A computed fold for a 161-nucleotide RNA from a Clostridia bacterium, annotated as glmS glucosamine-6-phosphate activated ribozyme aptamer.
Its Rfam family is "glmS glucosamine-6-phosphate activated ribozyme aptamer". Rfam links the family to the GO terms catalytic activity and regulation of gene expression. The family's RNA type in Rfam is riboswitch.
NCBI's taxonomy places the organism under Bacteria, Bacillati, Bacillota, Clostridia.
[in-house]
RNA sequence: CGAAUGAAGAGAGCGCCAGGGCCCGACGGCAUUUGCACGGCGGGCUGACGAGGAUGGAGUUUAUCGAGCCUUCGGCGGAUGCUCCACGGCGGGAUCGGUCGUUACCGUAGCCACAAAGCCCGGGAGUGAUCCCGGGGACAAAGGGCGUCGGAUGAUCCGAU
Numbered sequence: 001c002g003a004a005u006g007a008a009g010a011g012a013g014c015g016c017c018a019g020g021g022c023c024c025g026a027c028g029g030c031a032u033u034u035g036c037a038c039g040g041c042g043g044g045c046u047g048a049c050g051a052g053g054a055u056g057g058a059g060u061u062u063a064u065c066g067a068g069c070c071u072u073c074g075g076c077g078g079a080u081g082c083u084c085c086a087c088g089g090c091g092g093g094a095u096c097g098g099u100c101g102u103u104a105c106c107g108u109a110g111c112c113a114c115a116a117a118g119c120c121c122g123g124g125a126g127u128g129a130u131c132c133c134g135g136g137g138a139c140a141a142a143g144g145g146c147g148u149c150g151g152a153u154g155a156u157c158c159g160a161u
Stems, first nucleotide, its partner, number of pairs: 014077004019073001020046006027039002029036002049066003055086006087101004092158005105151003110146003119136007
């Protein structure tokens, strides 16, 4: 350094790159003291910052919220979304309907939060683009959390008062 096995933790703005952008190189070209990144070629770098989201199966694709150098562009794959079915929950019980998903009926005033990157400082790797580590530090929103108030005969039955 690699392979296998086992355990723990993390994990979907999660992974990848043939476009684009950027860096280096030899050759060609231009210029000519040291050069110019102009051309194609070769190699490399970059390519989503957190919050939030999972009953099962199938299908489907531009599947929530805000932050920011807004190239976080473009493309591909995937994905807790959405649709249908199954199962499950729903004010005493059952069936259908409706509505939701084990925190399981609908609407909703209001309130809530150490967010992370960016930024600053220090260190390390690399010719460089850039990458990694440590420290400091501020600011969000939501279909997230808390929860006031209001509503639930839509249909057919049962029970109790």